[in-house]
């Protein structure tokens, strides 16, 4: 390189729910707080789903919904 993996070794990340701002919303940021994650690290490319004015074109939101790509610790082979 690839393939299995958290047993190991350094850790790393933050669900719900509170505060706080910020958005029409969905839902984002910071602080707290840990459900859980072997990429819970990035990316809207595709498909789900959410939110926007009654629909709809359309614009956005979810990467901790799925797939796909890119990067990366360790240890086995």
């Nucleotide at each position: 390189a690839g393939c299995u993996g958290c047993u190991c070794a350094g850790g790393g990340c933050a669900a719900a729910c509170c505060g706080u701002g910020g958005g029409c919303a969905a839902u984002c940021g910071c602080g707290g707080g840990a459900c859980g994650c072997a990429a819970a690290g990035c990316u809207u490319c595709g498909g789900g789903g959410c939110u926007c004015a009654g629909c709809a074109c359309g614009a956005g939101c979810u990467g901790g919904c799925c797939g796909a790509g890119c990067c990366g610790u360790c240890a086995g082979c």

Overview
A computed fold for a 77-nucleotide RNA from an Acidobacteriota bacterium, annotated as c-di-GMP-I riboswitch aptamer. It was read from a public genome assembly, where an Rfam model found it. The organism belongs to Acidobacteriota, within Bacteria. Its Rfam family is "c-di-GMP-I riboswitch aptamer". Gene Ontology term of the family: cyclic-di-GMP binding.